A computed fold for a 349-nucleotide part of an RNA from a metagenome, annotated as small-subunit ribosomal RNA, central domain. The RNAcentral record of the full RNA draws on SILVA.

[in-house]
Context: one part of a larger RNA
RNA sequence: UUGGGUUUAAAGGGAGCGUAGGCCGGAGAUUAAGCGUGUUGUGAAAUGUAGACGCUCAACGUCUGCACUGCAGCGCGAACUGGUUUCCUUGAGUACGCACAAAGUGGGCGGAAUUCGUGGUGUAGCGGUGAAAUGCUUAGAUAUCACGAAGAACUCCGAUUGCGAAGGCAGCUCACUGGGCUUUUACUGACGCUGAGGCUCGAAAGCGUGGGGAGCAAACAGGAUUAGAUACCCUGGUAGUCCACGCUGUAAACGAUGAUUACUAGGUGUGGGGGGACUGACCCCUUCCGUGCCGCAGUUAACACAAUAAGUAAUCCACCUGGGGAGUACGGCCGCAAGGUUGAAACUC
Numbered sequence: 001u002u003g004g005g006u007u008u009a010a011a012g013g014g015a016g017c018g019u020a021g022g023c024c025g026g027a028g029a030u031u032a033a034g035c036g037u038g039u040u041g042u043g044a045a046a047u048g049u050a051g052a053c054g055c056u057c058a059a060c061g062u063c064u065g066c067a068c069u070g071c072a073g074c075g076c077g078a079a080c081u082g083g084u085u086u087c088c089u090u091g092a093g094u095a096c097g098c099a100c101a102a103a104g105u106g107g108g109c110g111g112a113a114u115u116c117g118u119g120g121u122g123u124a125g126c127g128g129u130g131a132a133a134u135g136c137u138u139a140g141a142u143a144u145c146a147c148g149a150a151g152a153a154c155u156c157c158g159a160u161u162g163c164g165a166a167g168g169c170a171g172c173u174c175a176c177u178g179g180g181c182u183u184u185u186a187c188u189g190a191c192g193c194u195g196a197g198g199c200u201c202g203a204a205a206g207c208g209u210g211g212g213g214a215g216c217a218a219a220c221a222g223g224a225u226u227a228g229a230u231a232c233c234c235u236g237g238u239a240g241u242c243c244a245c246g247c248u249g250u251a252a253a254c255g256a257u258g259a260u261u262a263c264u265a266g267g268u269g270u271g272g273g274g275g276g277a278c279u280g281a282c283c284c285c286u287u288c289c290g291u292g293c294c295g296c297a298g299u300u301a302a303c304a305c306a307a308u309a310a311g312u313a314a315u316c317c318a319c320c321u322g323g324g325g326a327g328u329a330c331g332g333c334c335g336c337a338a339g340g341u342u343g344a345a346a347c348u349c
Stems, first nucleotide, its partner, number of pairs: 004320003008302001012317001014201004021194003025088007033081002035077008048066007091191001092188004097182001100179001103177007110154001114150008125136002162169002206247006215241002220236004258316006266294011298305002322349003331342004
């Protein structure tokens, strides 16, 4: 390489957009590049092979035929692939209507709690734990009432609920932006799928500059525990957590399951629409899109999956090839750094 694989054994890129490339619906016409067939030329000789012959045989040699599976030219064929062209509507898209959502960005507003400050009441403890102590407190704490300030997060509703490509998104409200679903006709007429490179987005932590800082809390300090305790527990507490702008680009970035399309028993919940039936918002029948559970065939090493497939097929991309060494070294690229990405070998079992 072929082959075989990728939920859990090694293996799906964190996600999207998209370039080249690969693949691509139905009908007619045409072309003849791929394809098939015929023929001509060439494919040196030696070599190979079949037969015959010559050295006493053989090796070896000579002769004749074939092969040399290739390349080129000229005809012929038209099912499939390709090219050109005409048309079609079911794939794809656009428009109209209705309803939907924690989708995004930027404003405004709200109440509870916490801490702090000021004042009042009030007096000896408070706090914390398995038990304690450190800590706070007669300079009046804890508790309680009133007023004020600040920052961060949004109780209940709340749910295998909803939305988003993923990361993720939750108080209320306004503006702007994006999205899918469904219904009916109308329009375009294959405009599609995937996507190496590339570009963009990307939790938390971290980094730079400037703000902010209530609570929490790496580091750090003290008190305990313990043989020790650089921990678990307690009292404090700084970065950070928050905002703006920029960087980083990684996660068990998980459904450990790439995207798209088609097909293949049922049953039962639930979210958003449509149609029918009905006196009726209900219930019932049916249909499209999502989201769960159970389960047949089938698959699977088993567990399990099972129309949201891990079933049956197709296209395209990514990735795997014994364990350790190692996601290391070296080099390249990126980064302010931390580091990221690409990514071996010796050796060893």